[in-house]
RNA sequence: AAAAGAGUAGGGAUAAAGCGUAAAGUGCUAAAGGAUGGGAUGUAGCCUUUAGACGAAGAAGCUCGAAUCGAGCUUUGCGAUUUUUUCCCGCAUCCGCUUUU
Numbered sequence: 001a002a003a004a005g006a007g008u009a010g011g012g013a014u015a016a017a018g019c020g021u022a023a024a025g026u027g028c029u030a031a032a033g034g035a036u037g038g039g040a041u042g043u044a045g046c047c048u049u050u051a052g053a054c055g056a057a058g059a060a061g062c063u064c065g066a067a068u069c070g071a072g073c074u075u076u077g078c079g080a081u082u083u084u085u086u087c088c089c090g091c092a093u094c095c096g097c098u099u100u101u
Base pairs, nucleotide, nucleotide: 001101002100003099004098005097010089011088012087013086015084016083017082018081019079020078021077028052029051030050031049032048033047034046038095039094040093041092042091058076059075060074061073062072063071064070065069
């Protein structure tokens, strides 16, 4: 010097444990802020907060109280639900790292 490779935030699927179902969460819009291959910069995705709009699938059994309602437990569903594991996908420019010549 040349070639190849590894490596992010995150996304999809699976499994487990949870949360809510008495409606939070998720998703959408606007504003502000934050972190993001090993370093710097950066588009783009991501996260947090505030405000707004929209919005749902419950049910069964047992026990207690009392008087058709409430509470507790178990089970089974539901939610564009949370976290983690595994698999797959996975940044741009420049400089680095590893291997080969």